[in-house]
């Protein structure tokens, strides 16, 4: 740094996915060691057990356990605090530290920088005191209550506990007169306490700039609220409280409100800007079950302190009573998920104490976990028969692989013994018998996980068969799967590897850096305008932005870098860097911005002129529509693709005169004008805005742009009230239609038209916001103005200002835009961020109402698009071609019957071929065979191929039994090569055994070959250039021309290839050459060219000529050609054939053959009988043969040509009515045979179911064949059906053609109405290219590309899925109002208590208990806002391989189509 993925193929947009890094994770495989770190993200849920803040005997009174002494003693003890010490207890200090959570909290809570009106125990500094009384209590004892917690009454008693008094340098208070306020001592000889003010370190409050998420579908928020004054109150400042008095305060720069959420140094990503986060370590805050309160004290409203209320949970004698792990362990529950109820105060830090010392789940340390970083390791060297084995394999091989095995060798790590630290300045070590070091034994104890269709590094068998299954995305699987399992191999990484989830990135896909907005997604419809943004020349000056110096800061870690320490790193020290930040002061002034003056070019007045449908009010005028009334006039008229509903004999239409009435303005009129958009169109007044053009007088920056705001804004539709001719939603009726709630047609309400008054929308489009400056130009056309010239008006030239067309750089993805920008540039708003869902729900606002603005979510797709290119297509155009119509001839479709096919049938009707392009097709010939199907019988190395044994040559025959296939017995008979005579090959046949064989079994969608068709259609391509970003395009397109991409002329294109033609072959004419089996003009002969002669001609088959738009004339461009004509046998490819560009239809054929892969093997192979492939109610194609007289029949008699014959054609004769028989010359063929050619021509029949027509059918036969029953042809003689020229529809044919007539051949025993071939005789007709059908070129539009048999739309059924409304109902939070008012401070009272002080008493002072008042947690009631879960029922939406109705759109989509 990319890359996959919309397309048939391209650029573009624009989403979606990968690859990378991370990580407090989980999960699934697997798991050697060892360092370093980390370990409840969830239920701030609930907690058993033990631990986590004590400590001082140098503050005290004192003795309850322990040791020690002394006394006593009844030897059980017992007394003495005498000592070491000391539970409890009175006092001191600490307990606010440390340690844990992150629920709360959008705040001065953080975080950065300041600021004063403050407090401060222990610590340090220095100044100064420390005098002298007093009265309690607790421990304890004595009773006493209670279950227990825990108390109560009396008596005793210290103190560094507590309370006067004396002192006061500084201290505080002050009216400046004064008044007030302190202490403790303890042990002992030296400390240490105590007190008083002053300072200082360090902590700690408190205010102040600035920074700190999301939502405007929150827009308005405040009553102590804002601010003053007295007063209260604190350590202090203040509405912090309170009485008064004022009526402020906040808030579009986002107040309030609602989610969310501890800040932060870091952290993870990232080129950076960013963005995402706030574990571990560090700083701050906030919390300690929940709420609320205070208390003591320097310092807490207090995690292991109190009080109250509520929850829960434990205890109880039911009366009370106790408790708080978000300290470290642990449990249980919640979760995908997170350890040990370990050792230790040895270190470091705490508290306490004078100090030893004591506590210290702060913290050192071990445990568990591959959570994670990093380090090693699981062996090395040689070893080639490339070992077995495994997998592939085209059978030779490759491949795992030097990899194993062997051989030599080494010992890190773990393991086993031994030794042993640093951490510790003197002592003291949990870790630890640890790291670290020796020695020893042996390769020994140590590899997986994931992937391999592209992205994206690695392939190949096998299973499986849209099944199972993969998948991050494209997407794989339907029987040859590199993409599913498995397997062999490969890749990758490695004590790990995938997976999952989360962030950042890649994303220039939120764009400050670093995007856009004409057609992708976006410019508001339009103007005028408030904030606010942004602004002309110029000079002084200030210094807020700005830039430049310096000082403070910007904790430490962290990350950078520069050394250092652990064997290395990870990981730790140490210096320096940085840390973009903010504060403060010092200078610069050019630029912005702020104050003063000053210009005239932005901008605007003024004065002269000008166009114009610019607006608004009034009035007029004429042509038509239609209505009315007269007249004329007579049967129609209207309207359509045609029609019909409708008018009209009651007099329409038409036509002429006259009236009413509304509404709209022909021509003029144009790319014309005018306005800000929406719009404005006869004509004439008055009202009225804004533009241009010339002058140069005025003012001097008065600009420009615009969030909100106001205004203005077609149409339709709304209200009210006129109008209402024509037109016309709804609606009626007529047509069209499968159907027609349309589209045509007759009618026709609202409504269109005026006034008033909403509404606020449009494909309100130049799909292009204003607004200034710059950047070639041409040309047209409108307003105005200057020059020239002219009598003038033009033309021309030239200045402004509009409308337009074209185009240069540019620009754009392209199409396009280009001085009217989409171009360079600046200033300002608007608006966009995949499709759909949705311009929807909800929620405000606005409206009378329809509806409008504002606007999401969920869910779901992998695209949605945009431009522009190749085809395909069009009920788009345009040229042009074809038996394509069309004009003609004959036919098919009707009958009968042949044959195929479908259906149906069947044991079985074998199978394939299915629109043109299957259907007399594969089949150039199914009685058996063929043959593949059925039945039944029967075989099993086979009917066939190679190999091995064995035994026999082969081979020919008989007989029996069988449908037969094949099975039993015989019989005759030995051959060839070779040879060491034993044999031994080759070939044949018999039997064995296995490899194997055989399959017309399935896949023509695994091929191959061949083949059909489009189509003998003129088309399909390259190779250079050039255009284009590209894909492509040019050349192949245009203008003639042709049968043709034939051939010319043009032209950024030149040339070339396969197709065209052409060469080939029949066939017309000519010539040569060659004549037998052919031929005969001459000469001769014969019944016959018979035979002799001849090769002239016929024909026969070899060579070659001929035709070339080659000559004239016209026309065409002078061209290619065309048109006429001439010669010629033939005239413009003369007619015929063969030949089939690039491709299309997954066309057709595995049953011609060839093949892969599957399947069958005593069968899906092989033999055989015997049937069926010929069925038969029907339906279609092909064809014959008719329906008659252009004919039937009868009788006569000419003329061809290709072709075929030895298992063969068969003369000539003879029998038969006939088929056909007997019997055989000749021919291996221009000799000899099939062979007769038929249409012809004369007669006869006379329109009839006939003398047409043959079906069928009986009876006799002949042939071929083993055999004609199923099932073959053919004959005679009988019989004598349908059918009288064929609906809709259809098919061939343009000339030797069609129709018509006969003849051959192939297959073949037989068996042709088919099929191939051949020859007679022999036509009509083409105006023309409107229209069907095919096809070629060119252009168009296109949502098509599997390409119109395309795409697709909505309802409706059905399944399943989010969501909206919704009677309500539950549940959270939050406001207001009112009730209650625990504990506490605070005020008041205080008649009851009270040791200190005063006072001889009495009393006072003071102070406690009670009471009482505000104030307020919880609790309770009323109404409210909000938010969320349920909810019958109900809208619509999204998804869903093969439901239903139609046909909207995409081509003129068959009514352009859209808002």
């Nucleotide at each position: 740094a990319g890359a996959g993925u919309u397309u048939g193929a391209u650029c573009c947009u624009g989403g979606c996915u990968c690859a990378g890094a991370a990580c407090g994770a989980a999960c699934g495989c697997u798991g050697g060691c060892g360092g370093c770190a980390c370990g409840c993200c969830u239920a701030a849920c609930a907690c058993a057990u033990g631990c986590a803040a004590g400590u001082c005997g140098a503050a005290c009174g004192g003795c309850a356990g322990c040791g020690g002494g002394u006394c006593c003693u009844u030897c059980g003890g017992g007394a003495c605090g005498c000592c070491g010490g000391c539970g409890a207890g009175u006092g001191g200090c600490g307990a606010a530290c440390g340690g844990g959570u992150g629920a709360g909290u959008a705040a001065c809570a953080c975080g950065u920088g300041g600021a004063g009106a403050c407090c401060u125990g222990c610590c340090c500094u220095g100044g100064g005191g420390u005098g002298g009384g007093g009265g309690a209590u607790a421990a304890c004892a004595a009773c006493u209550g209670g279950a227990a917690a825990c108390g109560g009454u009396u008596g005793c008693u210290a103190a560094u506990a507590c309370c006067g008094c004396a002192u006061a340098c500084g201290c505080c208070u002050u009216a400046c007169g004064a008044g007030g306020g302190a202490a403790a001592g303890a042990u002992u000889u030296a400390u240490u306490g105590c007190c008083c003010g002053a300072g200082g370190a360090g902590g700690g409050u408190u205010c102040c700039g600035c920074g700190u998420c999301g939502g405007a579908u929150u827009a308005g928020c405040u009553a102590g609220u804002u601010g003053g004054u007295g007063g209260g109150g604190u350590a202090a400042c203040g509405g912090c409280c309170u009485a008064c008095c004022a009526a402020g305060g906040c808030g579009a720069c986002g107040a309030u409100c609602c989610g969310u959420a501890g800040c932060u140094g870091g952290u993870c990503u990232u080129a950076g800007a960013g963005g995402a986060u706030g574990a571990u370590c560090a700083g701050c805050c906030a919390c300690a079950c929940u709420g609320g309160g205070a208390c003591u004290g320097a310092g807490a409203c207090a995690c292991g302190g109190c009080c109250c209320a509520g929850a829960c949970u434990c205890c109880u004698a039911c009366g009370g009573g106790a408790g708080g792990c978000a300290g470290c362990a642990g449990u249980g529950g919640g979760g995908a998920a997170u350890a040990u109820u370990g050792c230790g105060c040895a270190a470091u830090g705490g508290g306490g104490g004078a100090a030893a010392c004591c506590c210290u789940g702060a913290c050192g340390c071990a445990g568990c976990g591959a959570u994670g970083c990093c380090g090693c390791g699981u062996g090395g060297g040689u070893g080639a028969a490339u070992a077995a084995g495994g997998c592939c394999u085209u059978a030779g091989g490759g491949u795992u692989g030097u990899a194993a095995a062997g051989c030599c060798c080494u010992u890190u790590c773990a393991g086993u013994g031994g030794g042993a630290a640093a951490g510790a300045u003197g002592a003291u070590g949990a870790c630890g018998g640890u790291a670290c070091c020796c020695a020893c034994a042996g390769a020994a104890g140590a590899a997986g996980c994931c992937c391999c269709g592209g992205c994206u590094a690695a392939c190949u068998c096998c299973g499986u068969g849209c099944c199972a299954g993969c998948a991050g995305c494209c997407g794989c699987g339907g029987u040859a799967a590199u993409a599913c399992g498995g397997a062999g191999g490969g890749g990758g990484c490695g004590a790990g590897c995938g997976u999952u989830g989360u962030u950042c990135g890649g994303a220039a896909u939120u764009a400050u850096u670093g995007g856009g907005c004409g057609u992708a997604a976006a410019g508001a419809g339009c103007g005028c305008g408030u904030a606010g943004g942004c602004g002309g020349c110029u000079u002084u000056u200030u210094a807020a932005g700005u830039c430049a110096g310096a000082a403070g800061u910007g904790a430490a870690a962290u990350c950078c870098u520069c050394g250092g320490g652990c064997u290395u790193a990870a990981c730790c020290c140490g210096g320096g860097a940085a840390c973009u930040g903010c504060u403060u002061u010092u200078g610069a002034a050019a630029c912005u911005g702020g104050a003063a003056g000053g210009c005239u070019u932005g901008a605007g007045u003024c004065c002269g002129g000008c166009a114009g449908a610019g607006g608004g009010u009034g009035g007029u005028g004429g042509a038509a529509u239609u209505c009315c009334c007269c007249g004329u006039g007579u049967a129609g008229a209207g309207g359509u693709g045609a029609a019909a509903u409708u008018c009209g004999u009651a007099g329409a239409u038409a036509u002429g005169g006259g009236g009413a009435g509304g509404a709209a303005g022909a021509c003029c009129a144009g790319a014309g004008g005018c306005g800000a958009a929406g719009g404005c169109g006869g004509c004439c007044a008055c009202c009225u805005g804004g533009a241009c053009c010339g002058g140069u007088a005025c003012u001097g920056a008065c600009g420009c742009u615009g969030a909100g705001g106001c205004g203005c804004g077609a149409g339709a539709g709304c209200g009210u009230g006129g109008g209402g001719a024509g037109c016309g939603a709804a609606c009626a009726g007529g047509a069209u239609u499968a159907g027609a709630u349309a589209c045509c047609c007759u009618g026709g309400u609202a409504g269109u038209c005026c006034a008033c008054g909403c509404u606020g929308u449009a494909a309100a489009c130049g799909a292009u916001g204003a607004g200034u400056g710059c950047u070639a130009g041409u040309u047209g056309u409108c307003g105005c103005g200057g020059g020239u010239a002219u009598c003038g008006a033009c033309c021309c030239c030239u200045g402004c200002g509009g409308c337009a067309a074209c185009g240069a750089a540019g620009u754009u993805a392209a199409c396009a835009c280009g001085u009217u920008a989409a171009g360079c540039a600046c200033u300002c708003c608007g608006c966009c961020u995949g499709g759909g869902g949705a311009g929807u729900a909800c929620g405000g606002c606005c409206g009378c109402a329809a509806g409008g603005c504002u606007a999401a979510a969920a869910c779901u797709c992998a695209a949605a698009g945009g431009a522009a290119u190749u085809g395909a297509c069009g009920g788009g155009g345009g040229c042009c071609c074809g038996c394509a119509c069309a004009a003609g001839c004959g036919g098919u479709g009707g009958a009968g019957c042949a044959u195929g096919u479908g259906g149906u049938u069947u044991a079985a009707u074998u199978c394939g071929a299915u629109g043109c392009a299957a259907c007399g097709c594969g089949a150039a010939g199914a009685a058996c065979c063929u043959u593949a199907c059925c039945u039944g019988c029967u075989u099993u190395u086979g009917a066939c191929a190679u190999c091995c044994u064995g035994c026999g040559a082969a081979u020919c025959u008989a007989u029996a039994g069988g449908a037969g296939a094949c099975u039993a017995u015989g019989g005759a008979g030995u051959g060839c090569c070779u040879u060491u005579c034993g044999g031994g090959g080759a070939g044949c046949g018999c039997a064995g055994a296995g490899a194997c064989a055989g399959g017309u079994g399935c896949u023509g969608c695994a091929u191959g070959g061949c083949u059909g068709u489009c189509g003998u259609c003129a088309g399909c391509u390259c190779g250079u250039g050039u255009c284009g970003u590209g894909a492509g395009a040019u050349g192949u397109u245009g203008g003639g021309u042709u049968a043709a991409g034939u051939c010319c002329c043009g032209c950024a294109a030149c040339g070339a290839g396969c197709g065209c033609a052409a060469c080939c072959c029949c066939u017309a004419c000519c010539u040569u050459c060659a004549g037998u089996u052919g031929c005969c003009a001459u000469c001769a002969u014969u019944c016959a060219g018979u035979u002799g002669g001849g090769c002239a001609c016929u024909c026969u088959g070899g060579a070659g000529g001929g035709a070339c738009u080659g000559c004239c004339g016209g026309u065409g461009u002078u061209a290619a050609g065309c048109c006429g004509g001439a010669g010629g046998a033939g005239g413009g490819u003369g007619g015929g054939g063969a030949u089939g560009a690039c491709g299309u239809c997954a066309a057709g054929u595995c049953c011609u053959c060839a093949u892969g892969g599957c399947c069958c093997u005593u069968a899906c192979g092989g033999g055989c009988u015997g049937g069926g492939c010929u069925a038969c109610a029907c339906a279609c194609g092909u064809g014959c043969u008719a329906c008659a007289a252009u004919g039937g029949c009868g009788a006569c008699u000419a003329c061809a040509a290709u072709g075929g014959g030895c298992a063969g054609c068969g003369a000539u004769c003879c029998c038969g009515c006939g088929a056909g028989g007997g019997g055989g010359a000749g021919c291996u063929a221009a000799u000899c045979u099939c062979c007769a050619a038929a249409a012809g021509u004369c007669g006869u029949c006379c329109c009839a179911g006939u003398u047409c027509g043959g079906a069928u059918u009986g009876c006799a036969c002949u042939c071929u064949g083993c055999a004609a029953c199923u099932c073959g042809a053919g004959u005679g003689c009988a019989u004598g059906a349908a059918g009288u020229c064929g609906g809709a529809a259809u098919c061939g044919c343009u000339a030797g053609u069609a129709a018509u007539c006969g003849u051959a051949g192939a297959u073949c025993a037989g068996c042709a109405u088919g099929c191939u071939a051949c020859g007679g005789u022999g036509a009509a007709u083409a105006c023309g290219u409107u229209c069907c059908c095919g096809g070629g070129c060119c252009u168009u539009g296109u949502a098509c590309a599997c390409a119109c048999c395309g795409c697709c739309c909505g309802u409706c059924a059905c399944a399943c899925c989010a969501u909206g409304g919704g009677a309500g109902u539950u549940g959270g939070u939050u406001u207001u109002a009112c009730c209650c008012g625990a504990a506490g401070a605070c005020g008041g009272u205080g008649c009851g208590c009270u040791a200190a002080c005063c006072g001889c008493a009495a009393g006072g002072a003071a102070g406690c208990a009670g009471c009482c008042g505000g104030c307020c947690a919880c609790g309770g009631u009323a109404a409210g806002g909000u938010c969320a879960g349920c909810g019958a029922c109900u809208g619509g939406g999204g998804u869903g391989a093969a439901g239903u109705c139609g046909u909207a759109a995409c081509a003129a989509g068959g009514u352009a189509a859209c808002c």

Small-subunit ribosomal RNA from uncultured Magnetococcus sp., 1459 nucleotides, folded computationally. The coordinates come from a structure-prediction model, not an experiment, and the mean pLDDT is 86.